[in-house]
RNA sequence: UCGUGCUAAGCGGGGAACCAGCGGUGCCCUGUACCCGAGAUCCGCUAUAGCGGGGCUGAAUCCCGGCUCGAGGUUUUGUUUUUCAGAACUGCAAUGGUUAAGCGGUGUUGAAGGUUGGGUCUUGCGCGGCGGAGGUCUAUGAAUCCCGUCAGGUCCGGAAGGAAGCAGCGGUAAAUAGUAAGCUCCGGGUGACGCAGGUAUGCCUGGCCGGAGCUGGCUGGCAGACGUAAGCUGAAGAGCACUAUCGACAGCCGGUGCACGG
Numbered sequence: 001u002c003g004u005g006c007u008a009a010g011c012g013g014g015g016a017a018c019c020a021g022c023g024g025u026g027c028c029c030u031g032u033a034c035c036c037g038a039g040a041u042c043c044g045c046u047a048u049a050g051c052g053g054g055g056c057u058g059a060a061u062c063c064c065g066g067c068u069c070g071a072g073g074u075u076u077u078g079u080u081u082u083u084c085a086g087a088a089c090u091g092c093a094a095u096g097g098u099u100a101a102g103c104g105g106u107g108u109u110g111a112a113g114g115u116u117g118g119g120u121c122u123u124g125c126g127c128g129g130c131g132g133a134g135g136u137c138u139a140u141g142a143a144u145c146c147c148g149u150c151a152g153g154u155c156c157g158g159a160a161g162g163a164a165g166c167a168g169c170g171g172u173a174a175a176u177a178g179u180a181a182g183c184u185c186c187g188g189g190u191g192a193c194g195c196a197g198g199u200a201u202g203c204c205u206g207g208c209c210g211g212a213g214c215u216g217g218c219u220g221g222c223a224g225a226c227g228u229a230a231g232c233u234g235a236a237g238a239g240c241a242c243u244a245u246c247g248a249c250a251g252c253c254g255g256u257g258c259a260c261g262g
Base pairs, nucleotide, nucleotide: 001262002261003260004259005258006257009057010056011055012030013029014028015027020046021045022044023043024042034054035053036052037051063255064254065253066252067251068250072246073245074244077241078240079239080238081237082236083235084234085233086232089231090230091228092227095224097222098221099220101219102218103217104215105214106213113209114208115207116206117205118204119203120202121198122197123196124195125194126193127191128190130187131186132185133184134183137178138177139176140175146171147170148169149168154163155162156161
């Protein structure tokens, strides 16, 4: 140096999470690099860190190490932005309360306050008025079963006289019609009437005491509650930059067996 045959090694890797730690299944990134079995409230192992079984390549384009690059992931900080929620703070909008500094209104033709009356409100009684009913009064009104008087006539009697009693007349009952005034009873959304009360004081009004405020309309001050969500607070997401960390693929450089034979 060439050929043949073996072995080590390899037959994907990485990230986050989980784990005492390591690896796998699962998720994600890269990428195409054997097969079978089990395996997330999991499976196996112990810094020599997958387990069990089978197969292929095999000393270098393929294995190992270093350097460079760098997909991608995670982390720190900052910033931009989206969504959701909230309302401690600032703001905005609007609201009543309170205050009485300013303005205004009112007040010595007398404020606030106190006291004493009246009306309005309501109750009872009285008087009047209105309406109704009844009585009263007037008129009509009984063939007979109401009264009085009873012509004529009838009856009793010798007579004198007596009895019943129709019509008529007068009156009355039931009933009918009317009724000014007066009488009695009943009723009321009756009345600028009288008397006696009641009433949270809502309003109006009169007298007396009092002696300078009263009001809260506008501006202002104060604190509050409600609403909004532009700032703000919190959470989640996305982008960009920074910090730290891991890092596939790729490139470059270097390293690495055994046996036999020429």

The prediction has a mean pLDDT of 78. Predicted 3D model of a 262-nucleotide RNA (Bacterial large signal recognition particle RNA) from an uncultured Dehalococcoidia bacterium. The model forms 89% of the base pairs in the Rfam consensus. Its Rfam family is "Bacterial large signal recognition particle RNA". It is annotated as a non-coding RNA gene.